[in-house]
RNA sequence: ACAGUAAACUAGGGGCGCCCAACGGCUGAGAAGUACCCUUUGAACCUGAGAUGGAUAAUACCAGCGGAGGAAAGUAAUUUGUGAUGCAA
Numbered sequence: 001a002c003a004g005u006a007a008a009c010u011a012g013g014g015g016c017g018c019c020c021a022a023c024g025g026c027u028g029a030g031a032a033g034u035a036c037c038c039u040u041u042g043a044a045c046c047u048g049a050g051a052u053g054g055a056u057a058a059u060a061c062c063a064g065c066g067g068a069g070g071a072a073a074g075u076a077a078u079u080u081g082u083g084a085u086g087c088a089a
Stems, first nucleotide, its partner, number of pairs: 001082004008075003011039004016033001017026003045070003052063003
C1' cells in the first nucleotide's frame, strides 16, 4: 500500500396478529418495547394475498407459494494475508 475482517459508532429499514374484552391465554426474536429483528454476503419486512392446503378455541398458527417480484449503509480498523521500502546483522 492492497485485500479481507471481529467488535464498535453513526445512520437507516421493519412488524406488532389471534382469543368478543383483558393485567389472562396462543405463536414468535419481537404482538408498543426506550425493546426486538434486519441493512445488499439482504427470507428483517413488503407484494402476490380478503389467495391455496392442513391444523386450531382462534389467528400467514404450520406448510407450500419461493431464491417468485421488491426491500434499508456509511464511518472506522482490532486483527489476518500479500506486496513494497528503509534500518541492523